[in-house]
RNA sequence: GCCAGAGUGAUGAAAUUGGCAAACAUACUCGACUCAAAAUCGAGCGCCGAAAGGCUUGUGGGUUCAAAUCCCACCUCUGGCA
Numbered sequence: 001g002c003c004a005g006a007g008u009g010a011u012g013a014a015a016u017u018g019g020c021a022a023a024c025a026u027a028c029u030c031g032a033c034u035c036a037a038a039a040u041c042g043a044g045c046g047c048c049g050a051a052a053g054g055c056u057u058g059u060g061g062g063u064u065c066a067a068a069u070c071c072c073a074c075c076u077c078u079g080g081c082a
Stems, first nucleotide, its partner, number of pairs: 001081007010026003019065001028044005046055003058074005
């Protein structure tokens, strides 16, 4: 240099011929239980905001009523070829 794959909450990840973003699990927080803890059970858990609401799928554009998903450029990582 060329080709292919990957990038989504704190973490592992799901969602595919475009239609509720984050299911499920782990971690964490609060509560119940306990003398206390562990285990177990319940609730919560992306960001901003007092709320209403707004924003968020590596970054920036584009297509579309609608994009994590399609197109273009770029960044990072992995593998292959030279």
Predicted 3D model of an 82-nucleotide RNA (transfer RNA) from a Candidatus Tayloriibacteriota bacterium. The sequence was found in a public genome assembly. NCBI's taxonomy places the organism under Bacteria, Bacteria candidate phyla, Candidatus Tayloriibacteriota.